[in-house]
The part of an RNA shown here (small-subunit ribosomal RNA, 5' domain) has 530 nucleotides and comes from an uncultured bacterium.
Context: one part of a larger RNA
Order: sequence, then structure tokens, then C1' cells
RNA sequence: GGAUGAAUGCUAGCGACAGGCUUAACACAUGCAAGUCGAGGGGCAGCGGGGGAGUGGCAACACUUCCGCCGGCGACCGGCGCACGGGUGAGUAACACGUAUGAAACCUGCCCGCAGCAGGGGGAUAAGCGGAAGAAAUUCCGUCUAAUACCGCGUAACAACCGACGGGGGCAUCCCUGUUGGUUCAAAGGAGCGAUCCGGCUGCGGAUGGUCAUGCGGCGCAUUAGCUAGUUGGCGGGGCAACGGCCCACUAAGGCGACGAUGCGUAGGGGUUCUGAGAGGAAGGUCCCCCACACUGGUACUGAGACACGGACCAGACUCCUACGGGAGGCAGCAGUGAGGAAUAUUGGUCAAUGGCCGAGAGGCUGAACCAGCCAAGUCGCGUGAGGGAUGACGGCCCUACGGGUUGUAAACCUCUUUUGCCGGGGAGCAAAGAGCGGGACGCGUCCCGCCUCGAGAGUACCCGGAGAAAAAGCAUCGGCUAACUCCGUGCCAGCAGCCGCGGUAAUACGGAGGAUGCGAGCGUUAUCC
Repeated sequence: GGAUGAAUGCUAGCGACAGGCUUAACACAUGCAAGUCGAGGGGCAGCGGGGGAGUGGCAACACUUCCGCCGGCGACCGGCGCACGGGUGAGUAACACGUAUGAAACCUGCCCGCAGCAGGGGGAUAAGCGGAAGAAAUUCCGUCUAAUACCGCGUAACAACCGACGGGGGCAUCCCUGUUGGUUCAAAGGAGCGAUCCGGCUGCGGAUGGUCAUGCGGCGCAUUAGCUAGUUGGCGGGGCAACGGCCCACUAAGGCGACGAUGCGUAGGGGUUCUGAGAGGAAGGUCCCCCACACUGGUACUGAGACACGGACCAGACUCCUACGGGAGGCAGCAGUGAGGAAUAUUGGUCAAUGGCCGAGAGGCUGAACCAGCCAAGUCGCGUGAGGGAUGACGGCCCUACGGGUUGUAAACCUCUUUUGCCGGGGAGCAAAGAGCGGGACGCGUCCCGCCUCGAGAGUACCCGGAGAAAAAGCAUCGGCUAACUCCGUGCCAGCAGCCGCGGUAAUACGGAGGAUGCGAGCGUUAUCC
């Protein structure tokens, strides 16, 4: 000098863009953060409509009761999602990450392409109804019923497995392929007047996502030198999507290590960021990719996918409820609270856009996201006026003191301008779609045209007009390094200080004043890195 997720002192007009618990992976009140589908199903608690009966009433209508008949729909069965998105960096020195290969050792829901299929049956169960236990959480018994829930049967091969006979290839175990025999495994319906549409099942291929293996690379200590029994290898098995001591029985005695094993300490890794002419050194906050974790430890279940942040079970610590028998909970999601700390924000708005999940769609949900609020914490931009104006005014300060110098064109005064701010008026883009209605085209379920609907931010940005220099400058320094000097006070005191050093009676070094210098909505200090 540069830099920072900074803090702190003094000061502070505006905007844009970015940023904001680095400490206690400490504990958490409250609200929200994952639902959706009635075009899968039985139903009808609540709402609206309709119908029947009855009561009151001349009627309109009001009330009571019944009917799921219609729109819909709480809870329930079922499907898909909840494994994404969002958070954090505790652990991890490891194939965790980066990079390059390999998988002839593998999986892949939804999506796309191709080929084919959907025949005929069965038994339950939730909700409901009836009852019981319990303070509650909740649980149990009886009985009824449905399905795209569940289970047999039939059919099925280019699918899987077991054989037989060939062909081709490679990278060792092998791989691909032709013919043939046997065994095994499927399915679901719904909407619509209909056309048809949305789904279902099997197989092959693709895409996407994942899993595994290996080479190389990136840290401190040798005041850590030996480490290792599932340890290293083999045969056989189990398990897995798959390979493998991953696990097991038997068996051999191996395997690693000064090219640093093992141990201890520290640490998420990378793209990148800072600095530097570079080589290098340091860092890994925001954004992107990967990994790991979800109160602590362990376990599996479901599922295409989890050993699952807002799922389950067990153990533990902690908090809460309790009728003392027993129960409930997990903010490292968004806000917010306490604590810790030098220190870090609102218990805000909207699904309008972008995306996600569900749905045929309308649409629903979305603290993802987009916006707004707070903070000079950063970068950039703008302003705090411009031109003229010498009686070089008054005042201050200094001097060689009837006089000069300086503040200083500075002020006053004159002529202008009006950014930002204030007042008034107008007022966006972000909106493209999709749906509905009307019309058209063809490849007949897609496309095109017109109308209509939809904006949180926001009456914001921006534009126009108006008044008015009006409302807007500080901070540090002035001995040398280092740009900038005098007076007064103090008297080795009070104090300053990054280094050298200043202060003991004329201190350009302390404190004040005047003046000057530097930077400027900031300026100094402290901390850390180069």
C1' cells in the first nucleotide's frame, strides 16, 4: 500500500447493486415452512341446492323431519409426492473431494420411442354402527361395506432361470448371438351421450439420476518407528442392484512401513477469493458443484430411491403434562426469544413472475422464490450550489505593533441554476401463457388468430409542473519517516508515542487557539492476511 462477512470512536444528505451469528452443532415460547387428487373408493360430519312429509300461514314464506338426488366435501381406505427444495459444517486426513479412466460386476419411479396384452374369479378391511378401558395420549372388542387396496386361476415371450447343438468376439474371470426343450412370473379401471381421452400390465431401447472400483493431486508433528488376527491371501458359501473379508466355515502366514506406516493434533473438499511484476504466500463468508449431519448413539421398515431434518423403534441427556398408573417433544427451515459474544436484521407481503409437488383441467400447496423492512457493513454514482464581487469590511490570530500580515473572493451584496429533498399532477415495464368464448388450419389432437381474465412489489420507478440557495460536512494529522507552523498554557508534571523518540521555564513532538495539509459522507483506531 492493498484486502475484510469485521468491530470500535467521532460524524452523517440521497440512490443503485451486492452483503449481514465468524462466538454456544447452546437451549428454545409462538406462528408458518408438504401436500394434493371426488375424473380410484365407501360415504355424508359441516356448507349450498333440489325433492317428499308435517306444523304455522290466504299466500309469499318460516320452522321440524326424512332422502347423498345434485354442487361439493371434514375425517377414512387408496394413488403420487414427502429421498426434491431449504439449513448447517459437528464429524471426516477418507476414493470425502478434484481430475482422468473403468464397470465384460450394477440399479434407475416419473419422462420418450418401439412391440404386445388386459379373460375370469375370491376373501378381507378402514371409515360407519354398537360397546369397553384410560386423567390424557391412545387402545381394544363385536358387527357391516367399497375400490385403480389385497389374493388365487387362465393366457404370455424377443423376459428370467436350467439344459442341448452351433456361430462370432474379447480384457483373465468371460461377452454377444442363432435354433431347440423345460420351468416361472402380468394387469384396473375411471370420465364422457358419444367420438375419444386419462390411466393399467409385460418386454426391449433411450434419456436422466445414482452406485462401485482404480491411477494421480492437495497438512502439521519423527520430541510419534514400528503397525496389523478378519489382519493379508486362497477354496467354498451367505448376503447385495452389483463386485468385494462385506459376513461366515475351512485353510496358508501373510499384509503395511524412512518413497514416512501407525499414532497425535488440526481441518468439510473444489470452482474460486485476497495479495504479489511473477514465482509464490494466505483464505474457502456470499454464489455454484460434491460430501457429511439433523438433540446424542444405534437399528431397521416402507419405497424406484432413505437407513429418511419437520417418518418409525430402542437406549441416553434435557424440557414439559399427569388423576403418579403413564404420556409428549426436538428451529443446523423462515421469522422470533434467552444465553454466549467486540459483533450480525422483521414473530413483514405475495404466489404476480421463475421453479417444485399433486391434479384431465380449473386449481390447491409452496418462509423455495420474488418483493418490502432494518444496518454507512461494502462497492459505485450524485449532491451539499454556480458566476460576478476589494471599502481586501467586521471579528479572530500573528508581528519588528500610530502600521502591516493572514483568515480572504471567503462573507455581505448582485445575477443565475434547481440535481437530491419537499409539494401537486400523470404513470409504467415485469404478462408470456393457461382457462373461457368466437373463428380458422391440418398431420385430427395439435397449432394459429381475435375478445376476455390475472401484479405482491406500488400509485413504486419514471415523466411533467411549482416554490426555494433554500433542508445537507465532517474526520484525522501538521518533529523525522510524511503533505502540512506559529502563539499561549504546562514545566521529566500532566501527557504523547507505529519506530526513532518528545516533556526538567521560550516544547513546530503534551493541552488549547489561529492557520495549514490529507481524505471526504465519510474519516481515524484496533484485529487479521499478503
RNAcentral holds the full RNA, with entries from ENA and SILVA. It matches the Rfam family "Bacterial small subunit ribosomal RNA". Gene Ontology terms of the family: ribosome and structural constituent of ribosome. Model confidence (mean pLDDT): 86 of 100.